Context: one part of a larger RNA
């Protein structure tokens, strides 16, 4: 001096901050990833509109009828809205945790002639022409759910061939240039393979293929990265080669075959421990200590395993599967995953509301209006923390009363208080009332801030006073009863206990424990 503290008295008022450090324990309830109808057939509903049937009102009559209002029901067309499928982007990002990981995990410095990039930007070319299908929907059957069979129908930017190929991929062969080695650019010449989608409010939005950039990954390398030798040897896909497979890509990354090789007292290998860093504490410095809020990376998502879809995962609120657990059941089979936000049980010295709201910053769809967003923006709690601010000022001596203490004379509390005279920060009441917003569009919030009235009223503690250490006296107690960080107090005048007066620090706090320098 510092803390994400915690505990004991004690607490007024704001601002900005922080708040399960323990059970990576186990979850009840809500919500946290959706979203396009200008990709698609349906489906519903309102509304016009064609028409058909019934209805059958005022009003007209020759009383025979005419007329055709109004309601209903159905059919053609349009339109608006909603939407369960089919698609199309997005659920890899954003949030949360630190378990595991001593490791190219991170840091830091280059390598990639060994790589990939959806949406964005910019060049260039293109978009021609067919086809089969299939949820939805209809029927049927099964089932306790959860799901499902089978049958017929049907779209599409969904799926599939063809056509065409400026550039592209692969195969052969050649030629220039050119380099750090494997090699790399470039020209042009043969065979060969791969494309597209359309919607529209007619402005546009899309679609394929090729280069380039932007971007954000991947994978190598050098150098740092806890402790233990009471861990001395350890390695069989193990170190190398050659084929063959995979991968965006190099690579024992994987298979065969082959050779015996590799690492290690410069500490292998096995144990403990531990995500890493900007930084934080703390010291003049050099170090020591830590890695909680913020920011970058990495890992993991009940414990394991595994792939799929996809530009991008081996995917927290995505699938299968195999343990553990919990729940539902008609016993034959099923559901689930808070280490999101809130919250509940439990553990603990100990850590919070089942709020508002998308205004605004930012993300996801959409062409857009606009949806969605416990990201984020605010509000609540909680002296946990740093800052500010108040609990009044000025005058006041009969030095009041009380209280302590005496040598009884007196001293101290003490200008303190009364009292007088002012003032109103904060709190409390009344009025006004923002910017954050750029046309609109404020959760926050009638806040912030301003203005009036208005009352000294509502607002002081906690610790020490033997020495280190700043602050003394009475009484009580008598090695008791208790104090203590170290030294050491207390056995009958204790400035060291215990009380009271007085002091002295610090103050909405103050002091004690833990921890680090």
């Nucleotide at each position: 001096g510092a803390u994400g503290a915690a505990c004991u008295c004690u607490g007024g008022c704001g601002g900005c901050g922080u708040g399960c450090u323990u059970a990576a324990c186990a979850c009840a309830u809500g919500c946290a990833a959706g979203u396009c109808g200008a990709a698609c057939g349906g489906g519903a509903a309102g509304c016009c509109u064609u028409u058909u049937a019934a209805u059958g009102a005022a009003g007209c009559u020759u009383c025979g009828g005419c007329a055709g209002a109004u309601u209903u029901a159905g059919c053609u067309g349009g339109u608006u809205u909603c939407u369960a499928g089919u698609g199309g982007c997005g659920g890899a990002c954003g949030g949360g945790u630190g378990a595991g990981u001593a490791a190219c995990g991170c840091g830091u410095g280059g390598g990639u002639a060994a790589c990939c990039u959806g949406c964005c930007u910019u060049a260039u070319a293109c978009g021609g022409g067919g086809g089969g299908a299939u949820a939805a929907c209809a029927g049927u059957c099964a089932a306790a759910a959860a799901u499902g069979a089978c049958u017929g129908c049907u779209a599409a930017u969904a799926c599939c061939g063809c056509a065409u190929a400026a550039g592209c991929g692969c195969a052969c062969a050649g030629g220039a240039c050119c380099g750090c080695a494997u090699g790399g650019u470039c020209c042009g010449g043969u065979g060969u393979g791969a494309a597209a989608a359309a919607c529209u409010c007619c402005g546009g939005u899309g679609g394929u293929a090729u280069a380039a950039g932007a971007u954000g990954g991947a994978c190598c390398c050098g150098c740092g990265u806890u402790g233990g030798a009471u861990u001395a040897g350890c390695u069989a896909g193990u170190u190398g080669g050659u084929g063959g497979g995979g991968u965006a890509a190099c690579g024992g990354c994987u298979c065969a075959c082959c050779a015996a090789g590799g690492c290690g007292a410069c500490g292998a290998u096995c144990c403990a421990u531990a995500g890493c860093c900007g930084g934080c504490c703390u010291g003049a410095g050099a170090g020591g200590g830590u890695g909680a809020a913020c920011g970058g990376u990495c890992a993991c998502a009940u414990u394991g395993g595994g792939a799929c879809u996809g530009a991008g995962a081996c995917a927290c609120g995505g699938c299968c599967u195999a343990g553990a657990c919990u729940c539902c059941u008609a016993c034959g089979g099923g559901a689930g995953g808070c280490a999101g936000c809130a919250g509940u049980g439990g553990g603990g010295a100990a850590u919070a509301u089942u709020g508002c709201a998308c205004a605004a910053u930012g993300g996801g769809g959409g062409a857009a209006a606009c949806c969605c967003u416990g990201a984020u923006g605010c509000a609540g709690c909680g002296a946990c923390g740093c800052c500010g601010c108040g609990u009044g000022a000025a005058g006041g001596a009969a030095g009041a009363a009380g209280u302590a203490u005496c040598u009884c004379g007196g001293u101290a509390u003490g200008u303190a208080a009364a009292c007088u005279u002012c003032u109103a920060u904060c709190a409390g009441c009344a009025g006004g009332g923002a910017a954050g917003a750029u046309a609109g569009u404020g959760a926050c919030g009638g806040u912030a801030c301003c203005u009036g009235a208005c009352u000294a009223a509502g607002a002081a503690g906690c610790c020490c006073c033997g020495g280190c250490u700043a602050a003394c006296u009475a009484c009580g107690u008598g090695c008791c009863a208790g104090c203590a960080g170290c030294c050491g107090c207390g056995g009958u005048a204790a400035u060291a206990c215990g009380u009271a007066g007085g002091g002295g620090g610090c103050a909405a706090g103050c002091g004690u424990u833990a921890u680090c320098c």
This is a predicted structure of a 517-nucleotide part of an RNA (small-subunit ribosomal RNA, 5' domain) from an uncultured bacterium. It matches the Rfam family "Bacterial small subunit ribosomal RNA". The full RNA is in RNAcentral, with records from ENA, Greengenes and SILVA.